[in-house]
RNA sequence: GGGGUUAUAAUUUAAAGGUAGAAUAUUUGAUUUGCAAUCAAAAUGUAGCGGUUCGACUCCGCUUAACUCCA
Numbered sequence: 001g002g003g004g005u006u007a008u009a010a011u012u013u014a015a016a017g018g019u020a021g022a023a024u025a026u027u028u029g030a031u032u033u034g035c036a037a038u039c040a041a042a043a044u045g046u047a048g049c050g051g052u053u054c055g056a057c058u059c060c061g062c063u064u065a066a067c068u069c070c071a
Base pairs, nucleotide, nucleotide: 001070002069003068004067005066006065007064010024011023012022013021018054026042027041028040029039030038047063048062049061050060051059
């Protein structure tokens, strides 16, 4: 320098163009003398910029980062 793969919540991960879910963790409440456990509830999101589409995590282009192959 060229090719390929990946990027979603604090962490691990789903989502086949049509309201982005789950588990763990965090916070609040109940239960307890207290802790733990349990139950109920809440908050936290698509790497960035554009394009296609009535509608994009999803399709296309570029950029960034990580990994990998060739030289």
This is a predicted structure of a 71-nucleotide RNA (transfer RNA) from endosymbiont of Rhynchophorus ferrugineus. RNAcentral records the identical sequence in 2 taxa. The coordinates come from a structure-prediction model, not an experiment, and the mean pLDDT is 81. It matches the Rfam family "tRNA". The sequence is in RNAcentral, with records from ENA and Rfam.